[in-house]
């Protein structure tokens, strides 16, 4: 690395319509979060050049539950 199990954060069950049996879906606004991914920089170097995080940004993801979840432990290959 992989696979099984536990544990695991943050931030609108926001407002408007439409469908409509709804608890549900779609479409529009605007407000947020950082720990799936993603991106960028420092530092080192004579200069190119590379290169990293839980930092920084939020293009993705996410903001009842439920799903995911960096990361922890235990066990097996």
């Nucleotide at each position: 690395g992989c696979u099984g199990c536990g544990g695991g954060a943050g931030a609108c069950a926001c407002u408007u319509u439409u469908u409509g049996u709804a608890u549900a879906a779609a479409a529009a606004g605007g407000g947020c979060c950082g720990a799936a991914g993603g991106a960028g920089a420092a530092u080192a170097u004579g200069u190119g050049u590379g290169u990293a995080a839980a930092c920084u940004c939020u293009c993705a993801g996410g903001c009842a539950a439920a799903u995911g979840g960096a990361c922890c432990g235990c066990a097996g290959c």
A computed fold for a 77-nucleotide RNA from a marine sediment metagenome, annotated as Glycine riboswitch aptamer. It matches the Rfam family "Glycine riboswitch aptamer". Gene Ontology term of the family: glycine biosynthetic process. RNAcentral holds the sequence, with entries from MGnify.